[in-house]
């Protein structure tokens, strides 16, 4: 150099909340504050699993609803793969 592994050390991200702020049906995402944590808590929806269910489909039913199912939506801080990274005492 690489691999392992994660001791100091410099750094880096940010849960849960708050918002006369924005996008979205909706779960959620973005900004800003804020710290639960986290050796990849960087990136990226390829497996799987969770969440929502607009729309579309069925059921119910004289009356406006509900109820089921459904991802091409979301979730990388749910695993699991991929791909890139910082230091180096061991």
């Nucleotide at each position: 150099a690489c691999a392992u592994c994660g001791a100091a050390a410099a750094g880096g991200c940010a849960a849960a909340c708050u918002u006369c702020u924005c996008c979205g049906a909706a779960a959620g995402g973005a900004a800003a504050g804020g710290a639960c944590g986290c050796a990849a808590a960087g990136u990226c929806a390829u497996g799987a699993g969770c969440c929502u269910g607009u729309c579309c489909g069925c059921u119910u039913c004289u009356u406006a609803a509900a109820g089921c199912g459904c991802a091409g939506g979301g979730u990388a801080g749910u695993c699991a793969g991929a791909c890139u990274g910082c230091c180096g005492g061991g």